This is a predicted complex of two RNAs, RNase P RNA and transfer RNA, with 461 nucleotides together. Rfam match: Bacterial RNase P class A. It is annotated as a ribozyme.
C1' cells in the first nucleotide's frame, strides 16, 4: 500500500423572520385586565430549552405508602472458575481454565453426574453393570450346521457401547502385565486464589450423557410502585347544634371582673345597670317535632399545591490504581409539562442528513441505528 | 406513565409444568344414503407451533433477546 482487530468522539451546519415552553428581570412600579389585599393573567428584554439509545421495562438502587419487636427452620426466586471495584447488580475491570483464530483478538448460564431420584425417543444383541456378527476352545453332526464355554482386539447400531495408544503376553483376548497419555489421591514448589508445575502412589468395577431436568452446596432477597405518596380544598351527600325572646345598638365620675402596660382613677374585653331598636320564615288554633336557613364536624370528589429535578451531577487538571475506579483541588447550573414546549418558513453551503423524542431520578443490560472523524494494535506484500 | 397475559390448521382450543408421535371441535374435500337438498355414515386433506438465537444426541415445550395482540391499575363504595 491492502485485509483485519480492538476501544473513543460527533449526529448536518450558518444567517435572517414568525411562534412555543418553563425560568429570571421589568415589578418593592405613576402607568393594561382582574383582585378588598397578596397575587394571578398580560406585555416587554434576557440567556436556556430532548437523546446515545430519551426505546424495550431485562436486572440493581434511591425516594414514598404498606407490613415487620429479635433470631432461625421450611417454602418461593435469583446467582453460581478466582480476586477487585461499586449505593447496588445477573454490570464492570484484572487474572484462571475451555473454544475458535496464522495473528491482534473474540467467545463462554464456567459450581456438583461416587449424596440421591430421573430421562436417554428410533436404530442396536446390549443405553449401564453388554455377547448380535466375528475369533477361541470343548462335545456333537446328516458336514449345512448346532450347543456348552472363554474373549470387549475387530464389525455393525447409535450423538454416546464402560479409559486411549504401543508393545509383552494369550488356545483367543484383556490393565493380565509394561512405557507414555489422560482420571483419581495425597504430598511438595509457585500463587491471595481460581490454578499451574514437580515427583510418588493407585491398574482404572473410581463406567457415558444430561442439572437452560428435578435435585445438592454457598450467597443474596418483605411487598408494592410517582396513576407511589403528602397537603389544601368548591358543590351535593352524610353527622350534630340553633331553629325564636334570643339578639342587636349607644350610654355609665360617685358599679364590678380579667387582661394589658405608658401605672393614668389610662386601655382592651366581659358582667350589671337604666335607655332605645326589634314583633319574628313554612306546617300548625297552642306545645312537641319536622323542614326551610345558619353554625360547627367528618370523608377528600371537582379542582389546585407538594413530590419535580442540584444531582451515586458535569467539565477541568493532579495524585493513587495494570485496569474497573478513588481521592484532592477548581469551575459550572445545563428540560420539568399536565392535553402535554424543544417547532415551521426562507436563503446559502456540503459529505445530502440514519435510529428516533423526556413525563420521578439515577447505575447497567439489551435493541434499533444514514455517515464521518480520531487513536492503539496484528498479519501479508513492497521499500528504505 | 406502570404492572400483567397471550400467540399451534380457515376459526376456537388442548398438549408446555415432568423434551422424543403435534391432536380435538367447527369448517373444508371425496364417497355413500336421498327424487333433490339438509342432517347422518365412511373416508381425505390442511401446520415455516409468532421470528431470531442458545441448551440438548433431539426444542411447541427449557433459556436468552425481538415483534404483535389484548387485560388491568387514578378518590371511595
Nucleotide at each position: 500500500u491492502a485485509a483485519g482487530u480492538g476501544g473513543g468522539a460527533c449526529a448536518g451546519g450558518u444567517g435572517a423572520u414568525c411562534g412555543c415552553g418553563g425560568c429570571u428581570g421589568g415589578c418593592a412600579g405613576a402607568a393594561g385586565u382582574u383582585g378588598a389585599a397578596a397575587g394571578a393573567c398580560a406585555c416587554c428584554a434576557g440567556a436556556c430549552g430532548a437523546g446515545g439509545a430519551a426505546a424495550g421495562u431485562c436486572c440493581g438502587g434511591g425516594c414514598u405508602u404498606c407490613a415487620c419487636a429479635g433470631g432461625g427452620c421450611a417454602g418461593g426466586g435469583a446467582u453460581g472458575c478466582c480476586g477487585g471495584a461499586u449505593a447496588a447488580c445477573g454490570u464492570c475491570c484484572g487474572g484462571c481454565g475451555g473454544a475458535g483464530g496464522c495473528g491482534a483478538c473474540u467467545c463462554c448460564a464456567g459450581g456438583g453426574a461416587c449424596a440421591g431420584u430421573g430421562c436417554a425417543a428410533c436404530a442396536g444383541a446390549a443405553a449401564u453393570g453388554a455377547a448380535c456378527c466375528g475369533c477361541c476352545g470343548g462335545c456333537c453332526u446328516u458336514u449345512g450346521g448346532g450347543c456348552c464355554g472363554g474373549u470387549a482386539a475387530g464389525g455393525g447400531u447409535g450423538g454416546a457401547a464402560g479409559g486411549g495408544c504401543a508393545g509383552u503376553g494369550c488356545a483367543a483376548g484383556a490393565g493380565a502385565c509394561u512405557a507414555c497419555c489422560g482420571c483419581g489421591u495425597a504430598u511438595c514448589u509457585g500463587g491471595c486464589a481460581a490454578c499451574a508445575g514437580a515427583g510418588a502412589c493407585g491398574g482404572c468395577a473410581u463406567a457415558u450423557g444430561u442439572a437452560a431436568a428435578c435435585c445438592c452446596c454457598a450467597u443474596c432477597c418483605g411487598a408494592a410502585g410517582c396513576a407511589a405518596g403528602a397537603c389544601c380544598g368548591c358543590a351535593a351527600c352524610g353527622a350534630g347544634g340553633c331553629g325564636a325572646a334570643a339578639u342587636c345598638c349607644a350610654u355609665g365620675c360617685u358599679u364590678u371582673c380579667c387582661g394589658g402596660c405608658g401605672c393614668g382613677c389610662c386601655c382592651g374585653g366581659g358582667a350589671c345597670a337604666g335607655g332605645g331598636a326589634g314583633c319574628a320564615g313554612a306546617c300548625g288554633g297552642c306545645c312537641c317535632g319536622u323542614c326551610a336557613g345558619c353554625c360547627u364536624c367528618a370523608g377528600g370528589u371537582a379542582g389546585g399545591u407538594c413530590g419535580c429535578u442540584c444531582g451515586a451531577g458535569c467539565c477541568u487538571g493532579u495524585c493513587g490504581g495494570c485496569a474497573a475506579c478513588g481521592a484532592c483541588a477548581g469551575g459550572c447550573c445545563u428540560g420539568g409539562a399536565u392535553a402535554g414546549a424543544u417547532g415551521a418558513u426562507c436563503a446559502c453551503c456540503c459529505a445530502c442528513g440514519a435510529c428516533a423524542g423526556a413525563a420521578c431520578c439515577c447505575g447497567g443490560c439489551u435493541u434499533a441505528u444514514c455517515g464521518u472523524c480520531c487513536c492503539g494494535c496484528u498479519u501479508a506484500c513492497a521499500u528504505u | 406513565c406502570g404492572g400483567c397475559g397471550a400467540u399451534u390448521a380457515g376459526c376456537g382450543c388442548a398438549g408446555c409444568c415432568c423434551g422424543g408421535u403435534a391432536g380435538c371441535g367447527c369448517a373444508u374435500c371425496u364417497g355413500g344414503u336421498u327424487u333433490g337438498g339438509g342432517a347422518c355414515c365412511a373416508g381425505a386433506g390442511g401446520g415455516u407451533c409468532g421470528c431470531a438465537g442458545g441448551u440438548u444426541c433431539g426444542a411447541a415445550c427449557c433459556c436468552u433477546g425481538c415483534a404483535u395482540c389484548g387485560c388491568c391499575g387514578a378518590c371511595c363504595a